Description
A computed fold for a 318-nucleotide RNA from a Betaproteobacteria bacterium, annotated as Bacterial RNase P class A. A source record names the gene rnpB. The coordinates come from a structure-prediction model, not an experiment, and the mean pLDDT is 78. Lineage of the source: Bacteria > Pseudomonadati > Pseudomonadota > Betaproteobacteria. The sequence is in RNAcentral, with records from ENA.
RNA sequence: GAAGCCCUUCAGAUGGUCGCUGCGGAUCAUGCGUUCGCAGAGGAAAGUCCGGACUCCACAGGGCAGGGUAGUGGGUAACGCCCAUCCAUCGUGAGGUGAGGAUUAGAGCUACAGAGACGAGUCCAUAUCGGGCAACCGGCAUGGGGUGAAACGAGCAAUCUCUACCUGGAGCAAUACCAAAUAGGCAGGCAUUGAGGCGGCCCGCUGAGCCUGCGGGUAGGUAGCUAGAGGCGUGCGGUAACGCGCGUCCCAGAGGAAUGACCGUCAUAGCCCCGCAAGGGGCCGUAACAGAAUCCGGCUUAUCGGGGGGCUUCCACU
Repeated sequence: GAAGCCCUUCAGAUGGUCGCUGCGGAUCAUGCGUUCGCAGAGGAAAGUCCGGACUCCACAGGGCAGGGUAGUGGGUAACGCCCAUCCAUCGUGAGGUGAGGAUUAGAGCUACAGAGACGAGUCCAUAUCGGGCAACCGGCAUGGGGUGAAACGAGCAAUCUCUACCUGGAGCAAUACCAAAUAGGCAGGCAUUGAGGCGGCCCGCUGAGCCUGCGGGUAGGUAGCUAGAGGCGUGCGGUAACGCGCGUCCCAGAGGAAUGACCGUCAUAGCCCCGCAAGGGGCCGUAACAGAAUCCGGCUUAUCGGGGGGCUUCCACU
């Protein structure tokens, strides 16, 4: 210098104006008021695939069925995840990948070729026994040729199966509380001897319900709801995944669902011009995938363009 492997990280910065959501302070006319301050999407918030926390329902104990996992050891709240290692396999290598328990419990399958593919049996030769006049038939032993990946030896469990271990169901639209209007329900009172209605009273008209309470449930509201298997720094233990200690920080919480819009400045990418080059100037105006919805750990998938670290192979020079 070229080509690669592994790990990790960023996901424009900053200022102003006007909004939106939450929290806190102040204030009043106490309204979801006004005003000030602070905070306000991601590495995948995605797919909802796996594992948990949490909630409700079910549940004496044991077994079966069903579902899942599979070298060995370790990590973890747990896992189908992660780490280490053996083996197999791919790569010159750094490394990558693995659908790696069991075929003397049983079943099934093994293309084509071949007489025959795990059942039954015998294509050929030799020797021999029995039956038959014979052709031939039946039995037994040994061996060979041929086919084929494999010929009585076996292989496949990504076929059923067996073994070991794990495994109740539904999910925050869980669940709990408060609670209108309307229509049912229950109880009490009044009412054809006229209740009630026609804006307050009288007349008049009308004519079967009216009033109160309770209870379930709906709309609506509140809680669940964001301080956590938490982030950052550091020391120690461990090959590592990870664990322990100390210090420090508080970091979205909406609910038909806020997190936005506009205007500057700078930097990145892109485009154009000048220049041999280094570089300079101008334009563009944020640029990939994407958008929280109870929370957490993973996996998978999508993704413009960068940054950092460790390592490998080849070439050149010293």